A computed fold for a 115-nucleotide RNA from an SAR324 cluster bacterium, annotated as SAM riboswitch aptamer (S box leader). The source organism's lineage runs through Bacteria, delta/epsilon subdivisions, Deltaproteobacteria and SAR324 cluster. The sequence was found by an Rfam model in a public genome assembly.
[in-house]
C1' cells in the first nucleotide's frame, strides 16, 4: 500500500525557533481560520480518548493506574450521489422547480487484526 472490522453530533493544547501563504482529506458550492503568521519542520510542557496491552478492583463489557497509539476550531465545519416519507409553488401536459426529516452507501480519519 491492500484488506477485514469497530467508531466518527462527546472530549481535550499552549509556548518558543525556522519559514513565509495558505489551510479546513479529494472535487464542486458555501462558510470559517490565517501576515495579530496558514501549512510544514523541530524543541519543551499540558490535556482528551477507553481503540489495544498490563495491573488493580470484583460492582460484570463497571472502577482506578501505567503504557501503546492517535488526537486537542467549528457535527468528518455544512451540503452535493441513491432511497423513503412529509410539504410548498408553477403548469393544466401530469410534468417541472424548491424545502424538511430519516435511512443506506461512497470517500476519508483513527484503533485492532490479516496478507
Nucleotide at each position: 500500500u491492500u484488506u477485514g472490522u469497530a467508531u466518527c453530533a462527546a472530549g481535550a493544547u499552549g509556548a518558543c525557533a525556522c519559514u513565509g501563504a495558505g489551510g479546513g482529506a479529494u472535487c464542486u458550492g458555501g462558510c470559517c481560520c490565517u501576515u495579530u503568521g496558514a501549512a510544514g519542520u523541530g524543541u519543551c510542557g499540558a490535556g482528551c480518548a477507553u481503540c489495544c496491552u498490563u495491573u488493580u478492583u470484583c460492582a460484570g463489557u463497571a472502577u482506578a493506574a501505567a503504557g501503546g497509539u492517535g488526537c486537542u476550531a467549528a457535527u468528518g465545519c455544512c451540503a452535493g450521489c441513491c432511497c423513503a416519507c412529509c410539504u410548498g409553488g408553477a403548469u393544466a401536459u401530469u410534468u417541472c422547480c424548491g424545502g424538511g426529516u430519516g435511512g443506506a452507501g461512497u470517500c476519508g480519519a483513527u484503533g485492532c487484526g490479516a496478507c